RNA sequence: CGAGCCGGACGGGCGGCCGCGUCGGGCUCUGGCCCGCCGAGGAAAGUCCGGACUCCACAGGGCAGGGUGGUGGGUAACACCCACCCGGGGUGACCCGCGGGAUAGUGCCACAGAGAACAAACCGCCGUCGCGGCCUCGGCCACGGCGGUAAGGGUGAAACGGUGGUGUAAGAGACCACCAGCGCAUCGGGUGACCGGUGCGGCUCGGUAAACCCCACCCGGAGCAAGACCAGACAGGCGACGUUCGAGGGCGGCCCGCCCGAGUCGCCGGGUAGGUUGCCACUGUCGUCCGCCUACGGGCGGGCGCGAGGAGAAUGUCGGCAACGGCAUUCCGAGAGGGAUGGCCGCCGCCCGCGCGGGUGACCGUGCGGGGCACAGGAUCCGGCUUAUAGUCCGGCUCGUCCC
Numbered sequence: 001c002g003a004g005c006c007g008g009a010c011g012g013g014c015g016g017c018c019g020c021g022u023c024g025g026g027c028u029c030u031g032g033c034c035c036g037c038c039g040a041g042g043a044a045a046g047u048c049c050g051g052a053c054u055c056c057a058c059a060g061g062g063c064a065g066g067g068u069g070g071u072g073g074g075u076a077a078c079a080c081c082c083a084c085c086c087g088g089g090g091u092g093a094c095c096c097g098c099g100g101g102a103u104a105g106u107g108c109c110a111c112a113g114a115g116a117a118c119a120a121a122c123c124g125c126c127g128u129c130g131c132g133g134c135c136u137c138g139g140c141c142a143c144g145g146c147g148g149u150a151a152g153g154g155u156g157a158a159a160c161g162g163u164g165g166u167g168u169a170a171g172a173g174a175c176c177a178c179c180a181g182c183g184c185a186u187c188g189g190g191u192g193a194c195c196g197g198u199g200c201g202g203c204u205c206g207g208u209a210a211a212c213c214c215c216a217c218c219c220g221g222a223g224c225a226a227g228a229c230c231a232g233a234c235a236g237g238c239g240a241c242g243u244u245c246g247a248g249g250g251c252g253g254c255c256c257g258c259c260c261g262a263g264u265c266g267c268c269g270g271g272u273a274g275g276u277u278g279c280c281a282c283u284g285u286c287g288u289c290c291g292c293c294u295a296c297g298g299g300c301g302g303g304c305g306c307g308a309g310g311a312g313a314a315u316g317u318c319g320g321c322a323a324c325g326g327c328a329u330u331c332c333g334a335g336a337g338g339g340a341u342g343g344c345c346g347c348c349g350c351c352c353g354c355g356c357g358g359g360u361g362a363c364c365g366u367g368c369g370g371g372g373c374a375c376a377g378g379a380u381c382c383g384g385c386u387u388a389u390a391g392u393c394c395g396g397c398u399c400g401u402c403c404c
Stems, first nucleotide, its partner, number of pairs: 001400010012348007020039002023036005041375001045386002048384005053223004065219005070084005085099001086097004100214002105212002107208003122153002124149007132141003161179006180204002182201008227277004236268006248260004284306001286305008310332001312331008349373003352369007
């Protein structure tokens, strides 16, 4: 320098003008107006897993159903993460694996092919019988029937180990040697998956479990429209009391008194509509003191004390290969259901295109351009996964070529 592999970070900045929303404060003609603070992401997304929280259910066990699936760790938990093992790919950095069991059983295996699972005879090879031909009379060849044969050919993704030999009519783990695999026994290493060695057994058994199934382990259901608190109005229904034996109302609280007076009250409707909360790291139905108000139940404001604090983020440090955990410091201001966070302009930045200058080159500097600057947005919260994303930067590593 070229070609790659892996990981991480960012994903426009500043200023001006106009605008949106919650909250706090002020004003108000109650329609709003003014001021101030704050106001989305790396994925807020898909809603695919796992939890927190809430309500319901629940003695214990089982069935059904669903999920997970190499091993060891991490975690609140996981289908997530880390490390390792095994298999596959790559020269390599590294990548991929839905990775328990096919010797428990059942099913399936397209097309092609004779045959696709207690194998199979299409061609070929061999034996025998029949008939025929040639003939140098030793034999050879063709056709047909019956039989043997899985060595050779052919089909296929896959045809029941491989090489060599013995053997045979021809052949065959039929037998033998070596190799490969499997099973059993045993030794060594490892926490383990597993790895390495030795011996024995001809045992050679196809694939498929994201087919049924078997094995081990895990799982109660519904979800913030969960749940909690406050709580109506109208119609209609039922009941009680009452109309000169006066319910009820007014005269500032009570009694007397005066006045009005035919309806009034309760329950159901309905814990419905609606509102508040849950709600965003935590901050109270706590105690006590002071002040103010009071319908005497308590309420509001302030001080002090106690309590409550997150699977939270970043940095440092210690332990660990790592994921992660312990400790310390610092920081944590959307919580809105008609659901806000935007637009325009200027300057700068970055990218692209076209020029010019410099340099061997990668590239650098500079000019022009009516060019471009992504994917996308909370809705109870958190941990993951997956998917989308213009472009930029950083770190580590591999292979090749050249130079010193």

Record summary
Bacterial RNase P class A from a Kineosporiaceae bacterium, 404 nucleotides, folded computationally. RNAcentral holds the sequence, with entries from ENA. Model confidence (mean pLDDT): 78 of 100.